[in-house]
Context: one part of a larger RNA
RNA sequence: AUCCUCAAGGAACUCGGCAAAAAAGCAGCCGUAACUUUGGAAUAAGGCUUGCCCAUGUUUAACUACAUGGGCCGCAGCGAAAGUAUCUCUGGCGACUGUUUAUCAAAAACACAGCUCCCUGCGAAAUCGUAAGAUGAUGUAUAGGGGGUGACACCUGACCAAUGCCAGAAGGUUAAAUAUCGGUGGUACACAGCAUACUGUGUAUGACGAAAGUCGUACUUAGCAUGCUGUGUGCUGGCUGAUAUAAGCCCUGGUGAAUGUCGGCCGUAACUAUAACGGUCCUAAGGUAGCGAAAUUCCUUGUCGGGUAAAUUCCGACGCGCACGAAUGGUGUAACGACUGGAGAACUGUCUCGAGGAUUAGCUCG
Numbered sequence: 001a002u003c004c005u006c007a008a009g010g011a012a013c014u015c016g017g018c019a020a021a022a023a024a025g026c027a028g029c030c031g032u033a034a035c036u037u038u039g040g041a042a043u044a045a046g047g048c049u050u051g052c053c054c055a056u057g058u059u060u061a062a063c064u065a066c067a068u069g070g071g072c073c074g075c076a077g078c079g080a081a082a083g084u085a086u087c088u089c090u091g092g093c094g095a096c097u098g099u100u101u102a103u104c105a106a107a108a109a110c111a112c113a114g115c116u117c118c119c120u121g122c123g124a125a126a127u128c129g130u131a132a133g134a135u136g137a138u139g140u141a142u143a144g145g146g147g148g149u150g151a152c153a154c155c156u157g158a159c160c161a162a163u164g165c166c167a168g169a170a171g172g173u174u175a176a177a178u179a180u181c182g183g184u185g186g187u188a189c190a191c192a193g194c195a196u197a198c199u200g201u202g203u204a205u206g207a208c209g210a211a212a213g214u215c216g217u218a219c220u221u222a223g224c225a226u227g228c229u230g231u232g233u234g235c236u237g238g239c240u241g242a243u244a245u246a247a248g249c250c251c252u253g254g255u256g257a258a259u260g261u262c263g264g265c266c267g268u269a270a271c272u273a274u275a276a277c278g279g280u281c282c283u284a285a286g287g288u289a290g291c292g293a294a295a296u297u298c299c300u301u302g303u304c305g306g307g308u309a310a311a312u313u314c315c316g317a318c319g320c321g322c323a324c325g326a327a328u329g330g331u332g333u334a335a336c337g338a339c340u341g342g343a344g345a346a347c348u349g350u351c352u353c354g355a356g357g358a359u360u361a362g363c364u365c366g
Base pairs, nucleotide, nucleotide: 001359002358003357004356005355006354008352009351012350017347027049028048029047030046035040037151051072052071053070054069055068056067057066058065073077086345087344088343089342090341091340092339093337094336098110099109114149115148116147117146118145119144120143126135127134128133152332153331154330155329157262158261159260162259163258164255165254166253167252168251171250172249173248178244179243180242181241182240183239184238185236186235187234188233189232190231191230192229193228194227195226196225198223199222200221202219203218204217205216206215207214208213263281264280265279266278267277290324291321302318303317304316305315306314
């Protein structure tokens, strides 16, 4: 390590009867409760029988089969082997069969039929794809897609203030395009004005000079060039303003088997206690039916009853629900479950408390 056996007791073991043991062995006859959706529960539970021989009756093709009666043997009669339910009572959860974390979780998780809401009129909605196209569907609202709940029974309360969705359109707000009306640019040309530079004309005048002339100053005028300003025209349409224009949002309604939410304080009755009742504040509305120390209860091993000699578990009640509650479904519920809690019968080396035996492997020795 794998098996076998055990006095007396029999779960005292332990988180927990884990493991082991045990009964019966889906045959025949009898018998079988609560509850129930009348199908079940149910092989419920619980008893008895089981071989062979003879006779009789029925039956058969047949000593074939069955029934009844009588008899015989053994420890043992489905006489071996394989294979093959332990059972009962009572809660929780999930209706059920099913599915799942391949390789620590099989479940109360998922699914499910049923129920319900939303979308979709067909070139449907939805999904995949840039598209063509495809699925949906060679279907057509008794159809298809999506969300929630989860058989069945009885039911499913209040709130539309917030969020979402649907509908609406009077008003407010609101985008980019586009159109119209303006403003302001870019560029080319023309004209006008001003400024500057250059080259000239004319007048006056200064210096030098004998003169010619040279060098200047002021004013006037002409030309050309550049710059700036303005106007006009052509091209461009950049920048900018106003007006016109959508959905949305604000707004008005609806909608909960949409996301969700479902109160405080004070007083009051012929003892006390309690409060049917009243007052007041707040709210969109203040938790209805049902259930309730619950897979939910902190205080808590709540209190009472049952079960035990004794129980923080369990069952039934109570209700002051820290912090149940109605398809995030509420409460029940027969059947079902390798689910989970409690109790019992049987049974046992689980234990009191160990003992003996068989076999196998490692180590040591040989």
RNAcentral holds the full RNA, with entries from SILVA. The part of an RNA shown here (large-subunit ribosomal RNA, domain IV) has 366 nucleotides and comes from a wastewater metagenome. The coordinates come from a structure-prediction model, not an experiment, and the mean pLDDT is 81.